Overview:
This is a predicted structure of a 110-nucleotide RNA (Guanidine-I riboswitch aptamer). Its Rfam family is "Guanidine-I riboswitch aptamer". Rfam's curators write: This family represents a conserved RNA structure found upstream of the ykkC and yxkD genes in Bacillus subtilis and related genes in other bacteria. The coordinates come from a structure-prediction model, not an experiment, and the mean pLDDT is 76.
RNA sequence: GGUUUGGUUUUCUAGGGUUCCGCGGCGGGAUAUAGCCGGUCUGGUCCGAGGGAAAACGCACGGAUGCCAGAUGCUCCGUGUCUACACGGAGGGACAAAAGCCCGGGAGGU
Repeated sequence: GGUUUGGUUUUCUAGGGUUCCGCGGCGGGAUAUAGCCGGUCUGGUCCGAGGGAAAACGCACGGAUGCCAGAUGCUCCGUGUCUACACGGAGGGACAAAAGCCCGGGAGGU
């Protein structure tokens, strides 16, 4: 000085905000109802991890005293992928909004 890899989806969690619900407040005489304000309201809905979890699928490899005339095909089983590493802005983007979401295992650093 140069340089490679780390699958997809779903469910959930850490975390996140405030559309809707709930909760609290305000005035309308009270209740009901509607309105406004509050996330510096535990929550339900909602968003949600490359560096959190699980499952399924896919892929790779191996096996079968399975299918088949036979096989590199199909089916089933096992293992791996999911083991090891992983510091990280500022800024921008979406939905109502924010974020460990997305840009992004990015820039940069070691």